[in-house]
SAM riboswitch aptamer (S box leader) from Gracilibacillus halophilus YIM-C55.5, 110 nucleotides, folded computationally. NCBI's taxonomy places the organism under Bacteria, Bacillati, Bacillaceae, Gracilibacillus, Gracilibacillus halophilus. The RNAcentral record of the sequence draws on Rfam and Ribocentre. The same sequence occurs in records of 2 taxa. Its mean pLDDT, the model's own confidence on a scale to 100, is 82. Rfam family: SAM riboswitch aptamer (S box leader). About the family: The SAM riboswitch is found upstream of a number of genes which code for proteins involved in methionine or cysteine biosynthesis in Gram-positive bacteria.

RNA sequence: CUCUUAUCAAGAGAGGCGGAGGGACCAGGCCCAAUGAUGCCCGGCAACCAUUAAGUAGCGACUUAAAAGGUGCUAAUUCCUGCAGGAGAUCAUGACCUGAAAGAUAAGAG
Numbered sequence: 001c002u003c004u005u006a007u008c009a010a011g012a013g014a015g016g017c018g019g020a021g022g023g024a025c026c027a028g029g030c031c032c033a034a035u036g037a038u039g040c041c042c043g044g045c046a047a048c049c050a051u052u053a054a055g056u057a058g059c060g061a062c063u064u065a066a067a068a069g070g071u072g073c074u075a076a077u078u079c080c081u082g083c084a085g086g087a088g089a090u091c092a093u094g095a096c097c098u099g100a101a102a103g104a105u106a107a108g109a110g
Base pairs, nucleotide, nucleotide: 001110002109003108004107005106006105007104008103013042015041016040017039021032022031023030026082027081028080029079043074044073045072048070049069051066052065053064054063055062056061078102083099084098085097086096
């Protein structure tokens, strides 16, 4: 980097460092930010993998609990819309539901 599977409506600091833009990319919105954002460290959250305990089950496993390991996450639904379908309304725009695409993360394979 590619493929497969699963998840993406919940949760997470009045801490330290540091100083300018940031919210993946493009477009349009809407936000965050010198009352210091993004980022890094610490702390925390969660429970994907591993582990431990109890139970079910019976060789495939499943459920619950824990959290010292490997990751991950820690403003806003993945911030929202961009494509397709539905429903409904309209002069028109917008708002609603479902799916796709794109993206993120984990586990496995190449």